[in-house]
RNA sequence: CUAUCAAACGCCAAACCUUGCGUGAGUGAGGGACGGAAAACCACAGGCCUAGAGCAACAACCGAUCAGGCGGCUGGGUUACAUGA
Numbered sequence: 001c002u003a004u005c006a007a008a009c010g011c012c013a014a015a016c017c018u019u020g021c022g023u024g025a026g027u028g029a030g031g032g033a034c035g036g037a038a039a040a041c042c043a044c045a046g047g048c049c050u051a052g053a054g055c056a057a058c059a060a061c062c063g064a065u066c067a068g069g070c071g072g073c074u075g076g077g078u079u080a081c082a083u084g085a
Stems, first nucleotide, its partner, number of pairs: 004085003011036002016031006034072001040078003044075003047070004052066002055063001
């Protein structure tokens, strides 16, 4: 320095509930723990979601584009705590 296992101090916080923001996906705060060794940060690639705008279609649904969202979907990038093996 890297990887894995075990331990310790701890850390984060799913669903759900309350409240605020947002057209929406979703998100902030409080409560709450399903889980997590990066469940810390970053939308570059893939994937999924919204349907606001215009286009297309036209009974409606559907479609792709722009825009937006999901890091607790995957990959990738950056950073970090710990005793023993």
This is a predicted structure of an 85-nucleotide RNA (c-di-GMP-I riboswitch aptamer) from Alkalimarinus sediminis. The sequence is in RNAcentral, with records from Rfam.